[in-house]
The part of an RNA shown here (small-subunit ribosomal RNA, central domain) has 344 nucleotides and comes from a bacterium. Rfam family: Bacterial small subunit ribosomal RNA.
Context: one part of a larger RNA
RNA sequence: UUGGGCGUAAAGGGUUAGGUAGGUGGUUUGUUUCGUCGGUGGUUAAAGACUCCAGCUUAACUGGAGGAGUGCUAUCGAUACGGGCAAACUAGAAGAUCAUAGGGGCAGGCGGAACUGCGCAAGUAGGGGUAAAAUCCGUUGAUAUGCGCAGGAACACCGAAGGCGAAGGCAGCCUGCUGGGUGAUCCUUGACACUGAUCUACGAAAGCUAGGGGAGCGAAACGGAUUAGAUACCCGUGUAGUCCUAGCCGUAAACGAUGGAUACUAGCUCGAUGUUUUUAUGUCGGGCGUAAGCUAACGCGUUAAGUAUCCCGCCUGGGGAGUACGGUCGCAAGAUUAAAACUC
Numbered sequence: 001u002u003g004g005g006c007g008u009a010a011a012g013g014g015u016u017a018g019g020u021a022g023g024u025g026g027u028u029u030g031u032u033u034c035g036u037c038g039g040u041g042g043u044u045a046a047a048g049a050c051u052c053c054a055g056c057u058u059a060a061c062u063g064g065a066g067g068a069g070u071g072c073u074a075u076c077g078a079u080a081c082g083g084g085c086a087a088a089c090u091a092g093a094a095g096a097u098c099a100u101a102g103g104g105g106c107a108g109g110c111g112g113a114a115c116u117g118c119g120c121a122a123g124u125a126g127g128g129g130u131a132a133a134a135u136c137c138g139u140u141g142a143u144a145u146g147c148g149c150a151g152g153a154a155c156a157c158c159g160a161a162g163g164c165g166a167a168g169g170c171a172g173c174c175u176g177c178u179g180g181g182u183g184a185u186c187c188u189u190g191a192c193a194c195u196g197a198u199c200u201a202c203g204a205a206a207g208c209u210a211g212g213g214g215a216g217c218g219a220a221a222c223g224g225a226u227u228a229g230a231u232a233c234c235c236g237u238g239u240a241g242u243c244c245u246a247g248c249c250g251u252a253a254a255c256g257a258u259g260g261a262u263a264c265u266a267g268c269u270c271g272a273u274g275u276u277u278u279u280a281u282g283u284c285g286g287g288c289g290u291a292a293g294c295u296a297a298c299g300c301g302u303u304a305a306g307u308a309u310c311c312c313g314c315c316u317g318g319g320g321a322g323u324a325c326g327g328u329c330g331c332a333a334g335a336u337u338a339a340a341a342c343u344c
Stems, first nucleotide, its partner, number of pairs: 004315003007298002012312001014202002017200002022195003026089007034082002036078008050066006092192001093189003096185005104178007111155001115151007126137002163170002207248006216242002221237004259311006267288009293300002317344003326337004
């Protein structure tokens, strides 16, 4: 390479969006004959290979004859399929109008509970913490209680097997701006589609830069315990951080460990949302478990891991190693791309 694979054995890119190149592409008619298919001619050196025959005693070896093959080319023909061109269609796609659900995003404002600090009141000897303690706080009046003020962060109940988003993710309430979805009508365009190397954008937490902020929590650090020790688990403190603004970083068990699109293949049930007088049915989501089928098994099973097609990404024994070197990116941390020797 061919082939075979990618839920858990190696293997789905973190994610979709925009989407370049490329690959693939709905229905009908005409045309072309480029691909495709068939016939014929030429060429495809000799040797070799294959078949037959012959020569050395045989074989190897050698000689002779024949046929084939593939590619290229010329020419004649076929026109289903693919391509090109022309014309048309509406089932894909997009738009329009009306309706509609939602923690989708951004910005601003507001709220209550709790917590901590401070002040005042009242009050007295403890509080706190643990398996038990101690460090620690407290007669300079703590803890508990009441009132007031300040501050920061997060939003109990509702709350759910629930909703939204491409993913990351999103939750107090109100307002403004804004993205996407769904249904109905079947009005418009008329294949405008699918995928998508490279690229751009987004991307939890931690981390980084600058400036703010800092209640609680809390890496590091310190102390108290425990212990043989205890650089831990438990307790008391506590810095960075956690929060905001601007900018980096670009990684996660970024998981459904399952790429996207389309079509087909028993059902039952729950939830959300819409249409409808009802029956019924559309979309989305959750689940059962089944028919068929698949799977090494577990399990999957209209939310496929079934049956097919198209496109992309990735895998190829374990270790060495997601490392070294080099490149690119980054302030750094590091990220990304990515080996070999050697060894089993």